About this RNA
The prediction has a mean pLDDT of 77. A computed fold for a 133-nucleotide RNA from Paenibacillus sp. YN15, annotated as c-di-AMP riboswitch aptamer (ydaO/yuaA leader). The sequence was found by an Rfam model in a public genome assembly.

RNA sequence: UAUAAAAAUACGCUUAGUUUUCGGCAGCGGCCGGAAAGCGGGGGAACCACGCAAUUGGGGCGAAUCAUCUUGAGAUGUAGGGUACCAUCUACCCGAGCCCGUCAGCUAACCUCGUCAGCAGGAGAUGGGUCAU
Numbered sequence: 001u002a003u004a005a006a007a008a009u010a011c012g013c014u015u016a017g018u019u020u021u022c023g024g025c026a027g028c029g030g031c032c033g034g035a036a037a038g039c040g041g042g043g044g045a046a047c048c049a050c051g052c053a054a055u056u057g058g059g060g061c062g063a064a065u066c067a068u069c070u071u072g073a074g075a076u077g078u079a080g081g082g083u084a085c086c087a088u089c090u091a092c093c094c095g096a097g098c099c100c101g102u103c104a105g106c107u108a109a110c111c112u113c114g115u116c117a118g119c120a121g122g123a124g125a126u127g128g129g130u131c132a133u
Base pairs, nucleotide, nucleotide: 011121012119013118014117018037019036020035021034022033023032024031025030038115039114040113041112042111043110048105057103058100059099060098061097066077067076068075069074080094081093082092083091085128086127087126088125089124090123
């Protein structure tokens, strides 16, 4: 100097998943249990909708749905979603998984739940913004 791997920090990314505060524990970082704010989800009238279904159950979170091929593993696409302020184009990537338990349309008041997890790298161009100097 170069390559590869691991760990950590700063700046960041996906996601609702962030902030403040109290108590306890602890060797730093932090962890556990509360309380708020913020963000997000579910249940739940009237009116409206549904008029059929009835184990081939039905429903919810999520971008993650659907189609074809395949003995199968899986493959090819696709609705849709992501990539450091916004829009467009190009490029790259995702297109999963989990839960309720026979039950739920919408839904004011009201009730109730969550605030995890995962990334080792930071796309380019055009136009318009914001901030600083």